This is a predicted structure of a 1431-nucleotide RNA (small-subunit ribosomal RNA) from a Candidatus Pacearchaeota archaeon.
Taxonomically the source falls in Candidatus Pacearchaeota (Archaea, Nanobdellati).
The prediction has a mean pLDDT of 81.

[in-house]
RNA sequence: UCCCGUUGAUCCUGCGGGAGGAUACUGCUAGUGGGGUUCGAUUAAGUCAUGCAAGUCAAAGCUCUUCGGAGCUUGGCGAAAGGCUCAGUAACACGUCAAUAAUCUACCCUUAGGUGGAGGAUAACCUCGGGAAACUGAGGAUAAUAAUCCAUAGACUAUGGCUACUGGAAGGUACCAUAGUUCAAAGCUUCGGCGCCUAAGGAUGAGUUGGCGGCAGAUUAGGCUGUUGGUGGUGUAAAGGACCACCAAACCAAAGAUCUGUAGGGGGGAUGAGAGUUCGAGCCCCGAGAAGGACACUUAGACAAGGGUCCUAGCCCUACGGGGUGCAGCAGAUGCGAAACCUUUACAAUGCACGAAAGUGUGAUAAGGGGACCCCACGUGCUUGCAGAUUCUGUAAGCUUUUGCCAAGUGUAAAUAGCUUGGCGAAUAAGUGGUGGGCAAGACCGGUGCCAGCCGCCGCGGUAACCCCGGCGCCACGAGUGGUAUCCGCGAUUAUUGAGCCUAAAGCAUCCGUAGCCGGUUAACUAAGUUUUCUGUGAAAUCUGGCAGCUUAACUGUCAGGCGUGCAGAAAAUACUGGUUAGCUUGAGACCGGGAGGAGUCAGAAGUAUGCCUAAGGGAGCGGUAAAAUGCUGUAAUCUUAGGUAGACUACCGGUGGCGAAGGCGUCUGACUAGAACGGGUCUGACGGUGAGGGAUGAAAGCUAGGGGCGCGAGCCGGAUUAGAUACCCGGGUAGUCCUAGCCGUAAACGCUGCCUGUUUGGUGUUGCACGUACUUCAAGUGCAUGCAGUGCCGUAGCGAAGGUGUUAAACAGGCCGCUUGGGAAGUACGGUCGCAAGGCUGAAACUUAAAGGAAUUGGCGGGGGAGCACUACAAGGGGUGAAUGCUGCGGUUUAAUUGGAUUAUACGCCGGGAACCUUACCAGAAGCGACAGCAGUAUGAAGGUCCUACUGAAUGUAGCACUCGACACGCUGAGAGGUGGUGCAUGGCCGCCGUCAGCUCGUGCCGUGAGGUGUUCGGUUAAGUCCGAGAACGAGCGAGACCUAUGCCCUCUGUUGCUAUUGUUUUCUUUGAAGGCAAGCACACCGAGGGGACUGCCUGCGUAAGCAGGAGGAAGGUGUAGGCAACGGUAGGUCUGUAUGCCCCGAAUCUUCUGGGCUACACGCGGCAUGCAAUGGUUGAAACAACGGGUUGCAACUCCGAAAGGAGAAGCUAAUCUCUUAAAUCCAACCUUGUUUGAAUCGAGGGCUGCAACUUGCCCUCGUGAAAGCGAAAUCCCUAGUAACCGUGCGUUAGCAUCGUACGGUGAAUAUGUCCCUGCUCCUUGCACACACUGCCUGUCAAACCAUCCGAGUUGGGUCUGGGUGAGGCUGCUGAUGAAGUAAUCAAACCUAGGCUCAGCAAGGCGGGUUAAGUCAACACAAGGUAUCU
Repeated sequence: UCCCGUUGAUCCUGCGGGAGGAUACUGCUAGUGGGGUUCGAUUAAGUCAUGCAAGUCAAAGCUCUUCGGAGCUUGGCGAAAGGCUCAGUAACACGUCAAUAAUCUACCCUUAGGUGGAGGAUAACCUCGGGAAACUGAGGAUAAUAAUCCAUAGACUAUGGCUACUGGAAGGUACCAUAGUUCAAAGCUUCGGCGCCUAAGGAUGAGUUGGCGGCAGAUUAGGCUGUUGGUGGUGUAAAGGACCACCAAACCAAAGAUCUGUAGGGGGGAUGAGAGUUCGAGCCCCGAGAAGGACACUUAGACAAGGGUCCUAGCCCUACGGGGUGCAGCAGAUGCGAAACCUUUACAAUGCACGAAAGUGUGAUAAGGGGACCCCACGUGCUUGCAGAUUCUGUAAGCUUUUGCCAAGUGUAAAUAGCUUGGCGAAUAAGUGGUGGGCAAGACCGGUGCCAGCCGCCGCGGUAACCCCGGCGCCACGAGUGGUAUCCGCGAUUAUUGAGCCUAAAGCAUCCGUAGCCGGUUAACUAAGUUUUCUGUGAAAUCUGGCAGCUUAACUGUCAGGCGUGCAGAAAAUACUGGUUAGCUUGAGACCGGGAGGAGUCAGAAGUAUGCCUAAGGGAGCGGUAAAAUGCUGUAAUCUUAGGUAGACUACCGGUGGCGAAGGCGUCUGACUAGAACGGGUCUGACGGUGAGGGAUGAAAGCUAGGGGCGCGAGCCGGAUUAGAUACCCGGGUAGUCCUAGCCGUAAACGCUGCCUGUUUGGUGUUGCACGUACUUCAAGUGCAUGCAGUGCCGUAGCGAAGGUGUUAAACAGGCCGCUUGGGAAGUACGGUCGCAAGGCUGAAACUUAAAGGAAUUGGCGGGGGAGCACUACAAGGGGUGAAUGCUGCGGUUUAAUUGGAUUAUACGCCGGGAACCUUACCAGAAGCGACAGCAGUAUGAAGGUCCUACUGAAUGUAGCACUCGACACGCUGAGAGGUGGUGCAUGGCCGCCGUCAGCUCGUGCCGUGAGGUGUUCGGUUAAGUCCGAGAACGAGCGAGACCUAUGCCCUCUGUUGCUAUUGUUUUCUUUGAAGGCAAGCACACCGAGGGGACUGCCUGCGUAAGCAGGAGGAAGGUGUAGGCAACGGUAGGUCUGUAUGCCCCGAAUCUUCUGGGCUACACGCGGCAUGCAAUGGUUGAAACAACGGGUUGCAACUCCGAAAGGAGAAGCUAAUCUCUUAAAUCCAACCUUGUUUGAAUCGAGGGCUGCAACUUGCCCUCGUGAAAGCGAAAUCCCUAGUAACCGUGCGUUAGCAUCGUACGGUGAAUAUGUCCCUGCUCCUUGCACACACUGCCUGUCAAACCAUCCGAGUUGGGUCUGGGUGAGGCUGCUGAUGAAGUAAUCAAACCUAGGCUCAGCAAGGCGGGUUAAGUCAACACAAGGUAUCU
């Protein structure tokens, strides 16, 4: 003195946790010494075996004797101390200050006086008994400082007297007189003395009393009957209802009586800066207790527990007759527990008892032993060389010796320890916790894989864990270090110091008012508070400082201070507060004046509408909704007119306008009642403020009784909607709503803001009053200015977490009251109280949880709003898909295998994926392969080669024989090669989509506590964040644009393999001509290189501008057209099966090769395409016009054969040269009218081609066969011009196989020039409980498990009180020989019984509550959450 944790981020509120100190227990570890007020307090004031803890003595008697003494008994003193414990006790128990004029005090001290006489018993002892024992009886003998009697002194009481003393005050003391009661003594001796008795005083110790102080609960509000007082007694050392008789009816209590719970009190301990909070076991003082309870005796002192009697419970002995016993003394045992030592030594020291003394006794005490109880001190080494290293480590040598070991002395009652001296030897001595953040220290290795586990809190762990477990390193402290529990601090989270209450928890619904608290101004007195000084006291220890003693320190001593914050007394002061008295007027109140007002109560009156009734008119629908239906209507509705009746209500005026304490109050008139403002300044003279309890008022709903009931309308009944619809919508309609008399007492009763007073810049509305002024229609008029009072808005300072507030404060101050202290459980339970009930008021805990919450920010979202945009949007159109058959891909199913991937848009003729083998990853079968290292093997011949045989479907495989060759070697362990094995959620790269979008950011400045904002917004405009203007912004970057390619027009240049207009020449033919060849040529076309061209440049209109609309010219007009490129990012999108690549796995198989099969299956579903359903057509014949491309394992002209597919030859071409290469739709002619001369699937037969291979499973030709299908439901796709549609062609893949992809040309339209309705995108704004961001979040019932309460028929036990009964025993009185015994009254333990109150345990069953990854149903909340939400 802080730090972490709510959020995407922020600031708060608030709690949870961490870091400090202390106490107890505990884990791991452990060398020594000193000191200490350390050690069964916490739980069981449970129970105790055994030993010890209180004796002693010149008083006396007896016995024994070693003559020192010992023992027994009577007697004296002591045993009321010391020691232990904390159960009880809320009390004069304790603390402190007083009182005792209401008292006592052994031993001790001082003073004075005295100590005369007499007789009688008894124990020990002896004898004899009883009894198991404990013990006890009878007889006999004896003494005293034992007991008794007499005397003297003395003491006490009563009455009277007189003076004196003390004192605050005589009832005291002293003196005198009279009467009465009572009544002392003890000896011993060593001759020194020690004792004994009386009186007075002192000291010490005790008793009793009073003031003040220190605890929790009001869910304990009334308590008490000896209670309160008086008179007289009893009793005591002593006052007193302490007790008794009589009399009176008091006494205590909200400043908390009584009751309940808890607790020994204090000095002090812990912590804290302090105030405080918490504890009070140890040491000291006081109290209380001695198994639970009662009682007295003795005594100076006890109601005594290491004395007695009795009851109760327990234990022990017993011969069953009867006895004994009390460790909360020291050791020790047992039980309880997380929890605490030796059945040690000594009276040597200090005390105490006795004694004249010596001395005796002493578990007090002094010592020792044990314990990581606390505090203090020390050590576990140091130096140098060498080696390696960041500190250090290893090794060698040297040094030192605290500690350790050995020895001697000293020490002590005796020891231990310690101290002194000597010797030996670095020897004998380091751990615990942590290492993700908080919080110092690892981005180390291995293991594990949401498992095991860690974690105070936040959080780690799902295969690359800095968080688990282990290793290594490091960090902190160190003979210790961690954990658990509790206390203080941290916490200004209980706030006196020192917090708050609009929205986070928190202002009572409002007012009146009792107690209390607070209170204007002047003067006098007083001195209670207050202040000052003095006196006494507040024990010691503890605390602080100085000094001193143990080597230092701890510790101890001494001196001083402080503490105890206090209490009591004395003397002063008088400002302030209080008190008393007398005044004052400004606070408050009264009074007067004219105004304002939905203020209240009662009575009367009015108005429109609505319903109903009557009459008339009228004649089919009305009503209702998004659309309908239920409903009404021919017994006449709805509608129109007139009249009547009923109840409710009071439009317009009407207004962030008025009044009222709040709730609330609205037609008009009257009566009664109350309040406020303004103005006046007549009266009273502080009469005031607030307000615990208390009282009154108090919306709506609800309740009771009686009325009333038009409309509306919970519950209810119908109709719809819906999956359902106990709702929203519609038709009815009961209670109620209205009145009277009562009750209830609550609301989001809100300004979520208690009341009163004062102070502090302003602006602008409005209401009331007053005053001034101007105008004027002269009115109770209007305007303006000022003051006061109210009511709104904006806003300065200030305040606030911010939103905001801001003279109507949430600013600055004062007074009083109420309320809050994390969320939930819960405004619940229990209790009390009020109420007819509903329910109200008061109001917890167990348990659970790390957040809940406030304000604001950025996004995202909305069945919110606004603006703009798009043929993957609509509209206007064109053509399709969806029906059929086929092809192809996917799913599913099947299979030995049908390899795998991709799954909305953004998978599905996709992986260039047209798989016969190969491909190939799948299945069946068969075979092959290990670089390198180590071990085993091998010249007794490895691997290889040749021939043969067997196995096998086959084989190059395996096995064997023979020959050859001559050095390696896969048998094992590692490690490799390889892997289309896994992970695209570890990655690179590439790609798709958002995105045919127009956005995404930065620097500086400014604003905000901050996240952030501004810029990027607004008004226009654009295809565009394109441009213009405004603006706390000014600039800039990436994207858009620009740029690049193609194409469209023109110009220049080039001219082969291109072209052939023109010229020349030549060939052929069907000869006005046509088609070629060659040579000139480069005009045209073409090829391909460079330029030009288009920029809103020009005109008109609109506009500030940017720009838009139209026009001219032009090949082209507003981005000319079509492409390429294409931001920050997102989608854990796709790809590890293209390649690359981390990690994991396989490794003689998941590697490699081969054969065969599969990827081609087939009840089915989906996508894409082909062909069609025909006449805008089909078939046949004939005729015409392209472009892009490809070609040597190739394209192949041309010729021949074949009906064709095709075959046999074969020129040319490595290509502007040769070739593929006849384009087809089109045009012309003919035929064809229905399942057809449409359509081609399917099947049969025969041929051909590729290729080792055509069965599964290719393509082509010919002949035959000739299926479905007659234009396609819901739904859905593409397209805006050379586009759609139709037509063919090339290329890719390829040995072969396209209905695929891609490129090319041919023919060539319709419609729109808009919009945001649907689907989406961009921007602004708004709401949000969302941020994994609406596929979000979230609620309740039910089902499951667990937990703790509550209720509960009852049942068990404890405490306490009251009544009744029995009643041990005691005190007192009486009788009795005063003994034993009896009796009476009384007190009373204990037991029995009845009841009240209270606490706790158990309990069938029941209600709700909380918690728990993936249950069911619904969709209530958050967006207008889809019916706004809440009370």